[in-house]
RNA sequence: GCCGGCGUAGCUCAGUGGUAGAGCAACCGCCUUGUAAGCGGUGGGUCGUGGGUUCAAAUCCCUCCGCCGGCU
Repeated sequence: GCCGGCGUAGCUCAGUGGUAGAGCAACCGCCUUGUAAGCGGUGGGUCGUGGGUUCAAAUCCCUCCGCCGGCU
C1' cells in the first nucleotide's frame, strides 16, 4: 500500500429498514440470626465520526477514526 472483519449500557453480546434489548455488574427491596446463594424491581445508550438514501436508519451507501486478521 491492497483486501476482509469488528466498533451498540461499566463488561460480554443480540438486534440485517418501523418502540434500542439480554446476561453479568451497580443500586433498591424480599428472603436469612448474619453473609453468600436465590427471587423481584430500578437506573444506566449522542448505536465510533461526518455526510447521503428513505416517510422512517443501529440496520443500506460513501468518507474518516480506532482495533484485529490476511496479502505484498

A computed fold for a 72-nucleotide RNA from Parcubacteria bacterium GBS-2, annotated as transfer RNA. NCBI's taxonomy places the organism under Bacteria, Bacteria candidate phyla, Candidatus Parcubacteria. It matches the Rfam family "tRNA". Rfam's curators write: Transfer RNA (tRNA) molecules are approximately 80 nucleotides in length.